A computed fold for a 114-nucleotide RNA from a Bacteroidota bacterium, annotated as SAM riboswitch aptamer (S box leader). NCBI's taxonomy places the organism under Bacteria, Pseudomonadati, Bacteroidota. Rfam family: SAM riboswitch aptamer (S box leader). Its family is annotated with regulation of gene expression in the Gene Ontology. Rfam's curators write: The SAM riboswitch is found upstream of a number of genes which code for proteins involved in methionine or cysteine biosynthesis in Gram-positive bacteria. Of the family's consensus pairs, 94% are formed in the model.
């Protein structure tokens, strides 16, 4: 690193080294950041997914992976509504704008295959 599949508005942070960027990637926006980012070490925590054990069940212990700002921070691509605008008109092109709104893509993380 590719494939399939399930979830993604809930849930959980102290300390030490370090020392500036971070919130995946481009763009816009919002944000968090010398009251310490990012990374990495040690402690504790959370329960989404999978194993094992126990219940009659709702659950509950144990272990593996994963996680502890912000909806997966929002947004891009399409359908919907609105409105300008070009054109004789049915319509068709284009442009703004608007949502707890649908889908898809892109990502994450389990699980399982090549």
């Nucleotide at each position: 690193c590719u494939c399939u599949u399930a979830u993604c508005g809930a849930g959980a942070a102290a300390g030490g080294u370090u020392g500036a960027g971070g919130g995946a990637a481009c763009a816009g926006g919002c944000c968090c950041g010398a009251c310490g980012a990012a990374a990495c070490c040690u402690u504790a925590g959370c329960a989404a997914c999978c194993c094992c054990g126990g219940a009659a069940a709702a659950u509950c212990g144990g272990g593996g992976u994963g996680c502890u700002a912000c909806u997966u921070c929002c947004u891009g691509c399409c359908c919907g509504g609105u409105u300008c605008g070009a054109u004789u008109a049915a319509g068709u092109c284009g442009g703004a704008c608007u949502a707890u709104g649908g889908g898809a893509a892109a990502g994450a993380u389990g699980a399982g295959a090549a």